[in-house]
Context: one part of a larger RNA
Parts: sequence; C1' cells; structure tokens
RNA sequence: GAGUAGCGAUAAACAAGGUGAAAACCCUUGUCGCCGAAAGCCCAAGGUUUCCUGUCCAAGGACCAUCCGGGCAGGGUUAGUCGGUCCCUAAGGCGUAGCCGAACGGCAAAGUCGAUGGGAAAUGGGUUAAUAUUCCCAUACCAGCAGUAUUGAGUAGAGCAGGGACGGAGAAGGGUAGGUGAGCCGGGCAGUGGAUGCCGGUGCAAGCGUGUAGGAGGUUCGGGUAGGAAUAAAACGCCUGGACAACUCCGAGACGUGAUGCCGUGGCCUUCGGGCUGAAGUCAUUGAUCCCACGCUUCCGAGAAAAGCUGCGUUCUACGUUGACGUACUGCUGACCGUACCGGAAACCGACUCAGGUGGGCGGGUCGAGAAGACCAAGGCGUUU
Repeated sequence: GAGUAGCGAUAAACAAGGUGAAAACCCUUGUCGCCGAAAGCCCAAGGUUUCCUGUCCAAGGACCAUCCGGGCAGGGUUAGUCGGUCCCUAAGGCGUAGCCGAACGGCAAAGUCGAUGGGAAAUGGGUUAAUAUUCCCAUACCAGCAGUAUUGAGUAGAGCAGGGACGGAGAAGGGUAGGUGAGCCGGGCAGUGGAUGCCGGUGCAAGCGUGUAGGAGGUUCGGGUAGGAAUAAAACGCCUGGACAACUCCGAGACGUGAUGCCGUGGCCUUCGGGCUGAAGUCAUUGAUCCCACGCUUCCGAGAAAAGCUGCGUUCUACGUUGACGUACUGCUGACCGUACCGGAAACCGACUCAGGUGGGCGGGUCGAGAAGACCAAGGCGUUU
C1' cells in the first nucleotide's frame, strides 16, 4: 500500500428464555423465510470411526464460539433367510502338455480362475444415547443330519437329453401400490353470536389354504429313424399312420386364515426419563413408469454361457432285501466375513468446510399432457462474518 480488496452462490431473519467469565452465531420455544423428481428418504462405489455420550477451547473453523466432521476420554456395528463366502459360467486372465521365439518370453487344446449375470429359504411389530429383515415378541420358511413309523427294489455318479434361455418397438386387458371423496370414530367450540361447520384418525406383512382374470401347449397310442453318438440303451429330436376336444402347464390379484393379535386419535398416571389403557378401523371412485409378463402383436440388424433343477437307462463305476430310494412326524445343526456413520456431499473425486463431478431405487397434494413450471405435504434446511 491499507484498516483497502475480500470473508466462496442475495434461501433471511427476529424475539423471549436458558447456559456461560463472555452470546448476532450454542440450546429451547414462538414467529418469519428456502427446497420439495429435492436442498427429502433408501442402496451401490469410495471414505474408514467422521457415529453416540461426557468434557475441553491452545491450534483447525475465512468473524465469535459456551459450538463443531476440532482435542481428550468412554461407549457403539449381534443374521440359517440381507450381501459376500459357496455352486455356475461371460468378456477376459492364468495355464502342466503342444507350437513358436536371440534372451526375457509369445500363443494356447485340457484344465483352472473370473460378476457387472444364473442358483435354497422372512415377514410384521417393538426396542437403544448410538444396531437392527441381525436383538426381543409373534407368525413362517429352506437345506442338511439323526431318530421313530411306514413302504419294499432299485438308488446315486459318469453319460445323453430337456430346461435354465434372454432383442427392439407397439397396443390392449386384468390387477395392486398410491391418491381423492363419503361414511364411521375421537376432539375442542375459545369474550359474545355463529355449528348440516372445523381439526385429527380411519392401518397391518410374509406364510398357509383356495386356484380366478388371463397366457401357453394340441394330447395320446403305434411304425420308422442316417441326429447328438468315432463305443450302449432309453429318453429327446426328426419322418409317418390312427384315435380323441377335452386335458395339462404357467399364473397376478381377490377371498379366507395369519389376527380373540399388533398398531392406533385420545384418556389416566408421572420422579418429566417414561408407564398403563385403548375408539373407529367401512364403502365408492380414480389409478400407475409396479405385477400378471418380454405374456401378446409386430419388425429385422435375428437378439450370452454354464450350473442348480427335471427326464432317461444296463455301456462303465459305487451302494442296496443284514432294507437302499421314498413318505410322514419329531429332534438337532446352519460356521466364517460385512453390518456404526457420510453417501448430489463440509465425511467420496477435485491441494480447501471448494458455486464443479458422482451409478441405481422411492418420489405425495392443487393446476397441468408431463418426472416441465408454480405453490405446498412428509421430511430437511436459512448455505460459519
């Protein structure tokens, strides 16, 4: 220079009370303002204790600070069912042989890894200062093992086959979540009048039973068979003949049960932390981008794989009438890892408490074609001079 530029989005504050040495900034209450396809809620990635409680205010905080994602101390993450691990494979990686290469090494059949995909099973309520599909209560389900009863000849593996199993666009139908209105239940009526008015609530899953709207397939009995199959059979596939339109499979939702339960306006008690009790809990209408279901129609660019699972049987292996496999009931077992908190952000990526960037799900009301826009709800904030 200069007490100058500035103090990082112009969403906005004000009052009373509290705490304290000290308060524009911390806490409580009231009013005001801002977001509301987000500036709310839930996951993934990433971070790694930042979470909760007590205490402290040097430094960090663009000011102050009694406050903090700051210092110190203590506490906190509970799983058969959520995710991983596990079984399976994709792109891709590795790779004993093999082929190739001055060396290092490259490619690579078999094999072995590798999720962003396929594969068993849980919901509702309650609870903590901080965890909960994990704890507790209630009601379930799956897999494996054992026992008991029953049954009585095959079963399992290799193998073969089916299935898993899939594209884009479009349209219609049946539902549900959600919304709205009425009815029902509860509440108060304020200084006076006004009451057909006003405010709040009206909730509930998996599972089990039933098998509907709808969708798909012709089904069955013979004959043949060159496919997978260089070595078997059946089943499957393919060709062909007859009989019969009913049957089979898939399948939301609704209804019943779950529930004589839980929740629940309010009421009563209170040491103000909490405890006890508990009303109504229906109908109509609207209605999804969610479910039936990639089901149907249509188009051409013709839209993963493998295992679990199901079927077959005498080519091979193992076990089995000293009882395999199956069925029913009962009992037992279900290990290990993650789980706090942030997560359109002051906690991640940007050297910062940075106007930038960051995948998925939910996404209410009025007006509206709408996830636009405006104003609001739930919820969250007023962006640290």
The prediction has a mean pLDDT of 81. The part of an RNA shown here (large-subunit ribosomal RNA, domain III) has 385 nucleotides and comes from a Pseudomonadota bacterium. NCBI's taxonomy places the organism under Bacteria, Pseudomonadati, Pseudomonadota. Its Rfam family is "Bacterial large subunit ribosomal RNA".